[in-house]
Context: one part of a larger RNA
RNA sequence: UGACGGGGGCCCGCACAAGCGGAGGAACAUGUGGUUUAAUUCGAUGAUACGCGAGGAACCUUACCUGGGCUUAAAUGUAGAUUGAUUUUUGGCGAAAGUUGAUUUCCCUUCGGGGCAAUUUACAAGGUGCUGCAUGGUUGUCGUCAGCUCGUGCCGUGAGGUGUCGGGUUAAGUCCCAUAACGAGCGCAACCCCUAUUCUUAGUUGCCAGCGGGUCAAGCCGGGGACUCUAAGGAGACUGCCACCGUAAGGUGUGAGGAAGGUGGGGAUGACGUCAAAUCAGCACGGCCCUUAUGUCCAGGGCUACACACGUGUUACAAUGGCCGGUACAAAGGGCAGCUACCUGGUGACAGGAUGCUAAUCUCAAAACCCGGUCUUAGUUCGGAUCGAAGUCUGCAACUCGACUUCGUGAAGCUGGAUUCGCUAGUAAUCGUGCAUCAGCAAUGGCACGGUGAAUACGUUCCCGGGCCUUGUACA
Numbered sequence: 001u002g003a004c005g006g007g008g009g010c011c012c013g014c015a016c017a018a019g020c021g022g023a024g025g026a027a028c029a030u031g032u033g034g035u036u037u038a039a040u041u042c043g044a045u046g047a048u049a050c051g052c053g054a055g056g057a058a059c060c061u062u063a064c065c066u067g068g069g070c071u072u073a074a075a076u077g078u079a080g081a082u083u084g085a086u087u088u089u090u091g092g093c094g095a096a097a098g099u100u101g102a103u104u105u106c107c108c109u110u111c112g113g114g115g116c117a118a119u120u121u122a123c124a125a126g127g128u129g130c131u132g133c134a135u136g137g138u139u140g141u142c143g144u145c146a147g148c149u150c151g152u153g154c155c156g157u158g159a160g161g162u163g164u165c166g167g168g169u170u171a172a173g174u175c176c177c178a179u180a181a182c183g184a185g186c187g188c189a190a191c192c193c194c195u196a197u198u199c200u201u202a203g204u205u206g207c208c209a210g211c212g213g214g215u216c217a218a219g220c221c222g223g224g225g226a227c228u229c230u231a232a233g234g235a236g237a238c239u240g241c242c243a244c245c246g247u248a249a250g251g252u253g254u255g256a257g258g259a260a261g262g263u264g265g266g267g268a269u270g271a272c273g274u275c276a277a278a279u280c281a282g283c284a285c286g287g288c289c290c291u292u293a294u295g296u297c298c299a300g301g302g303c304u305a306c307a308c309a310c311g312u313g314u315u316a317c318a319a320u321g322g323c324c325g326g327u328a329c330a331a332a333g334g335g336c337a338g339c340u341a342c343c344u345g346g347u348g349a350c351a352g353g354a355u356g357c358u359a360a361u362c363u364c365a366a367a368a369c370c371c372g373g374u375c376u377u378a379g380u381u382c383g384g385a386u387c388g389a390a391g392u393c394u395g396c397a398a399c400u401c402g403a404c405u406u407c408g409u410g411a412a413g414c415u416g417g418a419u420u421c422g423c424u425a426g427u428a429a430u431c432g433u434g435c436a437u438c439a440g441c442a443a444u445g446g447c448a449c450g451g452u453g454a455a456u457a458c459g460u461u462c463c464c465g466g467g468c469c470u471u472g473u474a475c476a
Base pairs, nucleotide, nucleotide: 001476002475003473004472005471007470008469009468010467011466012465013464015460016459019423020422021421022420023419026315027314028313029312030311031310032309033308034306035305042053043052064301065300066299067298068297069296070295076124077123078122079121080120081119082118083117084116089102090101091100092099093098106115107114108113126290127289129288130287131286135284136283137279138278139277140275142273147186148185149184150183151182152181153162154161155160166177167176168175192267193266194265195264197235198234199233200232201231202230203229207224208223211222212221213220238261241255242253243252244251245250317416321375322374323373324372325371326370333364334363335362338357339356342353343352344351345350382413387408388407389406390405391404392403393402429452430451431450432449433448434447435446
């Protein structure tokens, strides 16, 4: 100087407390361990691995296994040699890859050759093989915590200290006062984006108040720019004003004004560093290793196994509910080998027609809510696992191993031990919607979007993590 302490002081955080809803019990989905296997490819392992890499494992992917092939090889280049092809049509073997035949056939030319292509020889290849403890780059975490440093000066023999401490204050090393320190840098904050209010400009594909037309109805039509909205530019919030407290910084106020009040809400943004943290399988790269194989092509299988254990989720156990009928209201996105209105057929998944839309124009397209009826506490009209049958769709192909539909079947489960997780407001809870990946889909996952919409916080004694000061130490 640090680190540590079941030392002390001060402070903070859904850290506890106060609440709400979960997990741990059930079934299933998914990941992991283990076991099994010819193979169940590899990586990730306290917090910081385990719906993670994977934002799509039937083939492909695919790296694994079994079997069958190739050896300059899948691509490209240089040099040498040979040929006239490449291609077309086609036969045999074969699961294919491949291998072996038949047939057809170049351009320019000064006839020396050149272009192009194939075969072959040589050299460069290739490796998801090893090392993340050789590395770059990227990332997680402490932590959006308030810290981490430097120049000059001063102090100390020196390591080092001071500044950065003290008194206040703040979300903040934020600011003020004091001060052997005076300044500065990286962080904080602000600048950026979205959102809440308003103004101006602009009105199509959006809107419709007033006027006219029109319909069973409908901005449907003429028209209009008022309103909503769209999207560009401004305004607006600064403790600016008032009162009180305070030297100041600042604090308090069911004060004013204001759409918004003290960081308005959310996002992006992650200092010096820590964990030899993660990644050589995204990519790049040093070294090592393989080179008729650890390279590469193909078929089939596997990654989907299953006495078991754990994590993360979904659906439930019901009446604040289930079922049937009727009936409203979003936002954000996607769409041409696409989204499809509408009609017909089918109980349905869907199929056959047909129309609009390269989209504020057409389309995908809401549910909970509300109204009426029924069920009456039951393993049930709860719950839907599992299994049987018949189908639909995608795709060369659904056996291993797809999703969906209909009929039947109708398991466990009656609120879950110790323990444990999330959340402070448009949040939790709950209800649907969209997108990426994608032929299809194992999505209950991920990322977004809106609808309905709470309870509680006395407080900081205690648990956990962190910051500052101080103290002890046989630790570095």

Predicted 3D model of a 476-nucleotide part of an RNA (small-subunit ribosomal RNA, 3' major domain) from a metagenome. The coordinates come from a structure-prediction model, not an experiment, and the mean pLDDT is 81. Rfam family: Bacterial small subunit ribosomal RNA. Rfam links the family to the GO terms ribosome and structural constituent of ribosome. The full RNA is in RNAcentral, with records from SILVA.